Predicted 3D model of a 457-nucleotide part of an RNA (small-subunit ribosomal RNA, 3' major domain) from an uncultured Alphaproteobacteria bacterium. Its Rfam family is "Bacterial small subunit ribosomal RNA". The RNAcentral record of the full RNA draws on ENA, Greengenes and SILVA.

Context: one part of a larger RNA
RNA sequence: UGACGGGGGCCCGCACAAGCGGUGGAGCAUGUGGUUUAAUUCGAAGCAACGCGAAGAACCUUACCAGCCCUUGACAUCCCGGUCGCGGAUUCCAGAGAUGGAGUCCUUCAGUUCGGCUGGACCGGAGACAGGUGUUGCAUGGCUGUCGUCAGCUCGUGUCGUGAGAUGUUGGGUUAAGUCCCGCAACGAGCGCAACCCUCGCUGUUAGUUGCCAUCAUUUAGUUGGGCACUCUAACGGGACCGCCGGUGAUAAGCCGGAGGAAGGUGGGGAUGACGUCAAGUCAUCAUGGCCCUUACGGGCUGGGCUACACACGUGCUACAAUGGCAUCCAUAGUGGGUUAAUCCCUAAAAGAUGUCUCAGUUCAGAUUGUCCUCUGCAACUCGAGGGCAUGAAGUCGGAAUCGCUAGUAAUCGUGGAUCAGCAUGCCACGGUGAAUACGUUCCCGGGCCUUGUACA
Numbered sequence: 001u002g003a004c005g006g007g008g009g010c011c012c013g014c015a016c017a018a019g020c021g022g023u024g025g026a027g028c029a030u031g032u033g034g035u036u037u038a039a040u041u042c043g044a045a046g047c048a049a050c051g052c053g054a055a056g057a058a059c060c061u062u063a064c065c066a067g068c069c070c071u072u073g074a075c076a077u078c079c080c081g082g083u084c085g086c087g088g089a090u091u092c093c094a095g096a097g098a099u100g101g102a103g104u105c106c107u108u109c110a111g112u113u114c115g116g117c118u119g120g121a122c123c124g125g126a127g128a129c130a131g132g133u134g135u136u137g138c139a140u141g142g143c144u145g146u147c148g149u150c151a152g153c154u155c156g157u158g159u160c161g162u163g164a165g166a167u168g169u170u171g172g173g174u175u176a177a178g179u180c181c182c183g184c185a186a187c188g189a190g191c192g193c194a195a196c197c198c199u200c201g202c203u204g205u206u207a208g209u210u211g212c213c214a215u216c217a218u219u220u221a222g223u224u225g226g227g228c229a230c231u232c233u234a235a236c237g238g239g240a241c242c243g244c245c246g247g248u249g250a251u252a253a254g255c256c257g258g259a260g261g262a263a264g265g266u267g268g269g270g271a272u273g274a275c276g277u278c279a280a281g282u283c284a285u286c287a288u289g290g291c292c293c294u295u296a297c298g299g300g301c302u303g304g305g306c307u308a309c310a311c312a313c314g315u316g317c318u319a320c321a322a323u324g325g326c327a328u329c330c331a332u333a334g335u336g337g338g339u340u341a342a343u344c345c346c347u348a349a350a351a352g353a354u355g356u357c358u359c360a361g362u363u364c365a366g367a368u369u370g371u372c373c374u375c376u377g378c379a380a381c382u383c384g385a386g387g388g389c390a391u392g393a394a395g396u397c398g399g400a401a402u403c404g405c406u407a408g409u410a411a412u413c414g415u416g417g418a419u420c421a422g423c424a425u426g427c428c429a430c431g432g433u434g435a436a437u438a439c440g441u442u443c444c445c446g447g448g449c450c451u452u453g454u455a456c457a
Base pairs, nucleotide, nucleotide: 001457002456003454004453005452007451008450009449010448011447012446013445015441016440019405020404021403022402023401026318027317028316029315030314031313032312033311034309035308042053043052064304065303066302067301068300069299070298073129077128078127079125080124081123082122083121084120087106088105089104090103091102092101093100094099109119110118111117131293132292134291135290136289140287141286142282143281144280145278147276152191153190154189155188156187157186158167159166160165171182172181173180197270198269199268200267202238203237204236205235206234207233208232211228212227213226216225217224241264244258245257246256247255248254320398324357325356326355327354328353329352336346337345338344364395369390370389371388372387373386374385375384411433412432413431414430415429416428417427
C1' cells in the first nucleotide's frame, strides 16, 4: 500500500421487512447429469452451465456410428500432354447410392500477325500442395459474460517522506453520482457520472394522399362533390430550468412545501458499461502461432444416431375448479408480415349478456392408447404437425427450502415476427384488462466511503 475480520461509524440496492404471484408435490414439454449404445457428435459447470451455442436434428444440417467407394483429391495456384469446348433436355445397363459404362437431340468459344501463337474451358499425368468441426482459449487476435450503470480509477507539476509511498481523492454539509458547495500544501487535468442521441407524454408551424369529416349536399357505405377545422401521419421548432413564491440551511450547495403547468425536481423507458477482476468463456462463427494426420484424423454416398431410459436436477406449459367449466349472442387493439400497397389480405382474447352445471375425481382436468383422415415434403417406420370419434391416467393447491416483482409494474388475456418445405409450451416484440404493499434498516445477501486490528501478500 492492499486484502481480510462472527471490529467500529456513515450510506445504498426488491437485500431484508410489508405485500402479490409462483417454483419445490402431479402430468407433459424442454435442457443437463447419469446409465445404455455401433454411435447416442462437440462445447457450456456456483452466482455468471442446465428452453445455453441451436432464430427451429425425418434426408440435408451433421461434426458421431456401420457399410460401400475416391486419393493432386469437393475447393485454390503453378507445370506438361491432349481435346475444342461449356450449357440445356433425355434414354438404357450395373448399383442402396456415391459412382462406373453405352448412347440420342438442341447449341456449338474469343483474339489472331493465320504460327497450335495467346487467352478461356474440359480431360489425362507428375509433383509442389490442397484439406482437417484434429489438439492446445494455460501460446493468441477478435468477440462476450461478471462484479456493475457500482462511483469509482488515474495522471502532470508542486509539497512531505531515506524509501515503499503519501498528499490531491481526506474533513464539514449535500447528491442518484469523486454531484455540487465550503474548508484544506496543494493547483490543475484525463477516463468514468451527468448532458449531447433515440423513444413515449403536451403543443406550434409546414404539408393534406392512400389519412380525416365539423359545417353544406349526397350515399347501403367518407361512397361521391367539397373541405384540411379535427384525428392521424412526419419533418422542423417550443416546453422543465429548483425558473417563481414561502420556509429551512452558513448570506453556500442543497432540502421541504406551494402556485402555475400536459409534465416537477434525473418526467417514464432505451442506447451508452471507466481502470481492472475471474490464466472466466469461445481454436466448433471467424482469424491465427506451435504440435499432429496425409490411400487418412482428408473427400463422397446409403442407412442409422444426435429423439435411447431403473433414475436425479434446472427452466417452463397445463391443471387440481364455481372469482369456474360448457353453449349461444355481442365489440373494441397495437406491433409486424405478405417483393409493391395509411388503399387489399393475415387479424384478437380475456371483458359483457343469457342459459345450464351445484361441489363430485364431477359437464373439473386432460395424459395415455385405439381407429379414421388432412397437410408439408423424393421420403413422416425409427422420428413431423394438425383434425374427427372413442379412451379418459396422475392431480383436491404441494415438506425442508426457494424465486420474481415498487406502477401502467406484478398478475392475467390474446396477437405478431425471426428461424422455417413442414414442425414452439422456447425466444424477441405488441397491445387489452389491471392490483396490493413499503412502518422501517435490528437482522440475511451484495456493494461504496472513512477508520481500527492483523503471526496474510